[in-house]
RNA sequence: CAUCUAGAGGGGUGGAGGGACUGGCCCAGUGAAGCCCCGGCAACCACCUCGGACCUCGGUCCGAGACAGGUGCCAAGUCCAGCAGGUACGCAUAAAGCGGCCUGGAAGAUG
Repeated sequence: CAUCUAGAGGGGUGGAGGGACUGGCCCAGUGAAGCCCCGGCAACCACCUCGGACCUCGGUCCGAGACAGGUGCCAAGUCCAGCAGGUACGCAUAAAGCGGCCUGGAAGAUG
């Protein structure tokens, strides 16, 4: 800096945890994590093709396509929320408040 509501799981081993954190809510002896094997998804990077822009003529950048070598991923929207703002909605109502919905951010993940 870009992306994160799509997509894609079996076997072996292992033996109680896992979903980052906190709170919720889930998954798990009908076998969690970890490790191994095989399979799959996707297309960030590399390689290749085409078009365009720039250029110090070495190349750089942008877009499209093809491929699948390097990563990544294969419960739930990044599982949901967390901070801030908005709201013609619901509960409560003296007010504060709680919830729903929307937007942005933070944090995190991957490249």

Model confidence (mean pLDDT): 85 of 100. A computed fold for a 111-nucleotide RNA from a soil metagenome, annotated as SAM riboswitch aptamer (S box leader). The RNAcentral record of the sequence draws on MGnify. Rfam family: SAM riboswitch aptamer (S box leader). About the family: The SAM riboswitch is found upstream of a number of genes which code for proteins involved in methionine or cysteine biosynthesis in Gram-positive bacteria. Gene Ontology term of the family: regulation of gene expression.